[in-house]
């Protein structure tokens, strides 16, 4: 060198996680093709030589190993945004409450603002007046077979006879009784009432009358102060999820360069 056999080696690989560490199964990026079986997240298996147990393929080469690199992705970090959640009212921007003040408005005021004084009403209660309800009475009607009264027809009794008597039915006026509906009169009641007299009371309100002689007032806004709330604004703490830089940090595919067994013949 060149053939033939073995082996070692490969047959994916990284990120975050979770671990006292490593790997694997799940998630997630990546590689044009790129092993099969079991076993595994309330976890399966290992020990710095760090998956374990069976099994296939390929094989010393542009595989493979190792070093650097570009780099797809990923975490961390900061900054910005955005969104949503926590705390603060000894934050005072904002809302409420309550007070005050009279600066503008406004409203009233010499047709007298406020205020004094005085005198009445509202207020309580007595008495009476009145409404209202009840009863009763007067009026009207109707009402007694026989048990009111007056007249009693027919009948009926006495009497020679005129006529007498007692009395049904009927009418009429009543008792009692039953309706009636205004007024009127008695009478009893009633926290009814633009009513009258008195008594009592008088804070507040109203209303007259007299004095004074110019501002009341506090409705809106302005201000200032007390409370209170936390929607909104502000401060913070901590969360997600976008965007961008800075620093870090791991990094597939790719590049680059190095290195790289045995055993047999020839």
């Nucleotide at each position: 060198c060149u053939g033939c056999a073995c082996u070692a080696g490969u047959c994916g690989g990284g990120g975050a996680g979770c671990c006292a560490g490593c790997g694997g199964u799940g998630c997630c990026c990546u590689g044009u093709u790129g092993c099969c079986u079991g076993c595994a997240a309330u976890c399966c298996g290992c020990u710095a030589u760090a998956g374990c147990a069976g099994g296939g393929a390929u094989g010393a080469a542009u595989u493979c190993c190792u070093a650097c690199u570009u780099u797809a992705g990923g975490g961390c970090u900061u900054g910005c945004g955005a969104u949503g959640u926590g705390u603060c009212g000894a934050c005072u921007g904002a809302c409420c409450c309550c007070g005050g003040u009279a600066a503008g408005c406004g409203a009233u005021g010499u047709u007298g603002a406020c205020g004094u004084u005085u005198c009445g009403g509202u207020c309580u209660u007595g008495c009476g007046c009145a409404a209202c309800g009840g009863a009763g009475u007067c009026c009207c009607g109707u009402g007694a077979a026989c048990u009111a009264u007056g007249u009693c027809a027919g009948g009926c009794g006495g009497g020679g006879a005129a006529c007498c008597g007692a009395g049904c039915a009927g009418c009429a006026u009543u008792a009692a009784g039953c309706g009636g509906a205004u007024c009127g009169c008695u009478u009893c009641g009633u926290g009814u009432g633009c009513c009258g007299c008195g008594a009592g009371g008088g804070c507040g309100c109203c209303g007259g009358a007299a004095c004074c002689g110019a501002g009341u007032u506090g409705g809106c806004u302005g201000c200032c102060g007390c409370u209170g709330u936390a929607a909104c604004g502000g401060a913070u703490g901590g969360g997600u999820c976008g965007c961008a830089u800075u620093g870090c940090u791991c990094g597939a595919c790719g590049g680059u360069a190095g290195g790289u067994g045995u055993g047999c013949a020839g």